Model confidence (mean pLDDT): 83 of 100. Predicted 3D model of a 96-nucleotide RNA (SAM riboswitch aptamer (S box leader)) from a chicken gut metagenome.
[in-house]
RNA sequence: CUUAUCAAGAGCGGUGGAGGAAACAGGUCCUGUGAAGCCCGGCAACCUGCAUAAUAACGUAAGGUGCCAAAUCCUGCGGGUAUUCCGAAAGAUGAG
Numbered sequence: 001c002u003u004a005u006c007a008a009g010a011g012c013g014g015u016g017g018a019g020g021a022a023a024c025a026g027g028u029c030c031u032g033u034g035a036a037g038c039c040c041g042g043c044a045a046c047c048u049g050c051a052u053a054a055u056a057a058c059g060u061a062a063g064g065u066g067c068c069a070a071a072u073c074c075u076g077c078g079g080g081u082a083u084u085c086c087g088a089a090a091g092a093u094g095a096g
Base pairs, nucleotide, nucleotide: 001096002095003094004093005092006091011040013039014038015037019030020029021028024076025075026074027073041068042067043066046064047063048062049060050059052057072090077087078086079085
C1' cells in the first nucleotide's frame, strides 16, 4: 500500500501493585470488592493442517496470529427533518 472484518464470544484463577478504556480534545465509564503488565485459563475461526467434500461450503481446533467491560465505549468530518440513519477519516486484527 491492497483487501476482508470490527453491535456476537471469552475466569468469582495466580502474580502484581495504580492505574486503565490507541493518540489529541471533549464526554462517559472501569478500578484497593483491587488497574496496567506477566503466567495460567478461555473465546473465536483470518491463515496453515486435518476430515467430509471437491477451486464453493461445512466441521475440527493441532500449528501461526488475534482477542477476552461498555459498538472500535461515545462525539470530533460529510449527508440526512431526525434521537446509536448512512457514509468517510483515523484506528485495530488477519491475509497478501

The RNAcentral record of the sequence draws on MGnify.